[in-house]
A computed fold for a 73-nucleotide RNA from Candidatus Riesia pthiripubis, annotated as transfer RNA. Taxonomically the source falls in Candidatus Riesia (Bacteria, Pseudomonadati, Pseudomonadota, Enterobacterales).

């Protein structure tokens, strides 16, 4: 140089056949306790790694770029 495979919330991750993106754990709040935990209830938290491309419509197909990781030379 050349093939693969990966890139979603703070962190591990799902997402079938292109139709407004979920879940465990971290948080935070409210219940419960003397107090903490744990329990239970709710919150908030995402440019789906960038760029473009094809559709009415893209996390999802198609192209490059990034980065990690892996195989040949």
């Nucleotide at each position: 140089g050349g093939g693969g495979c990966u890139a979603u919330a703070g962190c591990u991750u799902a997402g079938a056949c292109g139709g407004u993106a979920g879940a465990g754990c971290a948080u935070c709040u409210g219940u419960u306790u003397u107090g903490c935990a744990a329990u239970c209830a709710g919150a908030a938290g995402g440019u789906c790694a960038g760029c473009g491309g094809u559709u009415c419509g893209a996390u999802u197909c198609c192209g490059c770029u990034u980065a990690g990781c892996u195989c040949c030379a």